The prediction has a mean pLDDT of 85. Predicted 3D model of a 484-nucleotide part of an RNA (small-subunit ribosomal RNA, 3' major domain) from an uncultured bacterium. The full RNA is in RNAcentral, with records from ENA.

[in-house]
Context: one part of a larger RNA
RNA sequence: UGACGGGGGCCCGCACAAGCGGUGGAGCAUGUGGUUUAAUUCGACGCAACGCGAAGAACCUUACCUGGGCUUGAACUGUCGGUGGUAGGAACCCGAAAGGGCGACGAUCUCGGGCAACCGGGAAGCCGACAGAGGUGCUGCAUGGCUGUCGUCAGCUCGUGUCGUGAGAUGUUGGGUUAAGUCCCGCAACGAGCGCAACCCUUGCCUUUAGUUGCCAGCGAGUCAUGUCGGGCACUCUAAGGGGACCGCCUCGGAUAACGGGGAGGAAGGUGGGGAUGACGUCAAGUCAGCAUGGCCUUUAUGUCCAGGGCUACACACGUGCUACAAUGGACGGUACAAAGGGAAGCGAACCCGCGAGGGUGGGCUAAUCUCCAAAACCGUUCUCAGUUCGGAUCGAAGGCUGCAAUUCGCCUUCGUGAAGCUGGAAUCGCUAGUAAUCGCGGAUCAGCUACGCCGCGGUGAAUACGUUCUCGGGCCUUGUACA
Numbered sequence: 001u002g003a004c005g006g007g008g009g010c011c012c013g014c015a016c017a018a019g020c021g022g023u024g025g026a027g028c029a030u031g032u033g034g035u036u037u038a039a040u041u042c043g044a045c046g047c048a049a050c051g052c053g054a055a056g057a058a059c060c061u062u063a064c065c066u067g068g069g070c071u072u073g074a075a076c077u078g079u080c081g082g083u084g085g086u087a088g089g090a091a092c093c094c095g096a097a098a099g100g101g102c103g104a105c106g107a108u109c110u111c112g113g114g115c116a117a118c119c120g121g122g123a124a125g126c127c128g129a130c131a132g133a134g135g136u137g138c139u140g141c142a143u144g145g146c147u148g149u150c151g152u153c154a155g156c157u158c159g160u161g162u163c164g165u166g167a168g169a170u171g172u173u174g175g176g177u178u179a180a181g182u183c184c185c186g187c188a189a190c191g192a193g194c195g196c197a198a199c200c201c202u203u204g205c206c207u208u209u210a211g212u213u214g215c216c217a218g219c220g221a222g223u224c225a226u227g228u229c230g231g232g233c234a235c236u237c238u239a240a241g242g243g244g245a246c247c248g249c250c251u252c253g254g255a256u257a258a259c260g261g262g263g264a265g266g267a268a269g270g271u272g273g274g275g276a277u278g279a280c281g282u283c284a285a286g287u288c289a290g291c292a293u294g295g296c297c298u299u300u301a302u303g304u305c306c307a308g309g310g311c312u313a314c315a316c317a318c319g320u321g322c323u324a325c326a327a328u329g330g331a332c333g334g335u336a337c338a339a340a341g342g343g344a345a346g347c348g349a350a351c352c353c354g355c356g357a358g359g360g361u362g363g364g365c366u367a368a369u370c371u372c373c374a375a376a377a378c379c380g381u382u383c384u385c386a387g388u389u390c391g392g393a394u395c396g397a398a399g400g401c402u403g404c405a406a407u408u409c410g411c412c413u414u415c416g417u418g419a420a421g422c423u424g425g426a427a428u429c430g431c432u433a434g435u436a437a438u439c440g441c442g443g444a445u446c447a448g449c450u451a452c453g454c455c456g457c458g459g460u461g462a463a464u465a466c467g468u469u470c471u472c473g474g475g476c477c478u479u480g481u482a483c484a
Base pairs, nucleotide, nucleotide: 001484002483003481004480005479007478008477009476010475011474012473013472015468016467019431020430021429022428023427026323027322028321029320030319031318032317033316034314035313042053043052064309065308066307067306068305069304070303077131078130079129080128081127082126083125088105092101093100094099108123109122110121111120112119113118134298135297137296138295139294143292144291145287146286147285148283150281155194156193157192158191159190160189161170162169163168174185175184176183200275201274202273203272205243206242207241208240209239210238211237214233219230220229221228246269249263250262251261252260253259325424329383330382331381332380333379334378341372342371343370346365347364351360352359353358390421395416396415397414398413399412400411401410437460438459439458440457441456442455443454
């Protein structure tokens, strides 16, 4: 100087408390451990591994296993030699394919000579030899790059000066204050840098500009009806610009300061809400399988091609989720209201067929124009507390779709079957407002999908916070130490 303390002081954080909803019990989905296996490819392991890499494992992917092949090789560069009926290659044979065999037919470019046929050389291709290639083989404790984490915590440093023999200190401590090393005051310090904040995006109010979206707002036409048409951009909206919030005003407290409490005005108030943004560093944290790369290993195999299998196994154990256990609920009927996105090998309206998944046909749409397109809610009827008209696992049958192909191993529909489950031990998680809870919608990946995942979007919409004693994590000062 740090680190640590079941030392002290001050202060924060959904850290506790106060609340609401869960997990832990059940079934299923998914990841992991274990076990099994020819293989169940590999990595990730407290927080910070375990719906993680994987935003798509039937083949492919694929790295694993079994079997069958190939070796200058599936792809790349170069050297030497050879090869014109050469390269390519229909048909046929072996084969699961890959590959191997035989092989009709049969080229291209360029230079020189030549009228031409053609002759000679070169290129490309092929064959052989070689140098090299290849490796998801090892080492993340040899590395780059990127990432997680403490933590969006308020810290981490430097120059000069001063103090100290020196390590080092001071500044950065102190009194206040703040979300903040934020600011004020003081001070042997005076300044500065990386962080904080602001500048950026989005959302909330107004306005300008602009109207192939919106509007009977005002007029006209038309319809059973609809911005459907003429017409208009006023409103809504869209998307470019501007304004607006700064403790600016009043008041109180305070050192007359920084700042804090209250009030007015205002769409919005004291960083308005959300996002992007992650200092010096820590964990020899993670990644050699995204990529790059040193070293080592391999080279008729640890490379490479193919078929089939496996990654989907199942006595168990754990994590993360979904669906429930019902009456603020289930079923049936009726009837409304979104946002954000996607869509030409696509989205697919309307109509017809089918109980349905879906099929037929295909208006329109290069998309504010067409289309995918809501549910909870609301209004009725029914069920009356029951393992039930709750719950839907499992199994049987019949179908649909994608795809070369759904047996191992896809999703969906209908009928039947109806399991566990009556609110969950010890323990444990999330959340402070348009949040939790709850309801649906979209997208990426993608032929299809094991998505209940992930990333977004809107609808409905709470309760509670006395407080900081305690638990966890963190910041500053101080103290002890036989630790570094």
Notes
Its Rfam family is "Bacterial small subunit ribosomal RNA".